[in-house]
RNA sequence: CUCUUAUCGAGAAAGGCAGAGGGAUCAGGCCCUGUGACGCCUUGGCAACCGCCCGUUUGGGAAAGGUGCUAAUUCCUGCCCUAUUUUUAGGGAAAGAUGAGAG
Repeated sequence: CUCUUAUCGAGAAAGGCAGAGGGAUCAGGCCCUGUGACGCCUUGGCAACCGCCCGUUUGGGAAAGGUGCUAAUUCCUGCCCUAUUUUUAGGGAAAGAUGAGAG
């Protein structure tokens, strides 16, 4: 990097460095941001995918190990279907993120 698969409406801080944009891409919105965002480092915390323990189809427990996460539903929408008061509601996909397995 590619493929397969599960989940994605919950949850979770402070300090230091640095200094202008950032919220995946593109577009339209809407937000965050010199009261210092985004990013990096340190220490916390959240969670429970792998792994650990108990049980044995399915389940339960803990959180020392490997990851991950720590604004807003993956911030919302874009493509398709249904309904429709034609602007919205519901569902599905696509794309993305994370874990696990494989190449």

Record summary:
A computed fold for a 103-nucleotide RNA from a Chlorobiota bacterium, annotated as SAM riboswitch aptamer (S box leader). Of the family's consensus pairs, 97% are formed in the model. Rfam family: SAM riboswitch aptamer (S box leader). Rfam describes the family as follows. The SAM riboswitch is found upstream of a number of genes which code for proteins involved in methionine or cysteine biosynthesis in Gram-positive bacteria. Rfam links the family to the GO term regulation of gene expression. The prediction has a mean pLDDT of 86.